This is a predicted structure of a 60-nucleotide RNA (Fluoride riboswitch aptamer (crcB RNA motif)) from Clostridium homopropionicum DSM 5847. Its Rfam family is "Fluoride riboswitch aptamer (crcB RNA motif)". Gene Ontology terms of the family: response to fluoride and positive regulation of gene expression. The coordinates come from a structure-prediction model, not an experiment, and the mean pLDDT is 78. The organism belongs to Clostridium homopropionicum, within Bacteria. The sequence is in RNAcentral, with records from Rfam and Ribocentre. Of the family's consensus pairs, 100% are formed in the model.
RNA sequence: AUUAAUAUAGGUGAUGGAGUUUACCUUAACUGCUAUAAAGCUAAUGACUCCUACAAGUAA
Numbered sequence: 001a002u003u004a005a006u007a008u009a010g011g012u013g014a015u016g017g018a019g020u021u022u023a024c025c026u027u028a029a030c031u032g033c034u035a036u037a038a039a040g041c042u043a044a045u046g047a048c049u050c051c052u053a054c055a056a057g058u059a060a
Base pairs, nucleotide, nucleotide: 009026010025011024012023013022016051017050018049019048020047021046032041033040034039
């Protein structure tokens, strides 16, 4: 220095933050869909809950 294993730890799951849970990754996991181009569409969650932002409606 390289390779492999183990241990510990960490990271990620299409737009923000937090908790719980789950799956995946070890430099990868991950980086939505439609469309010939132009461009267009949904969504703040992987799932549940709360907060914030955005949209629509109703009431005070």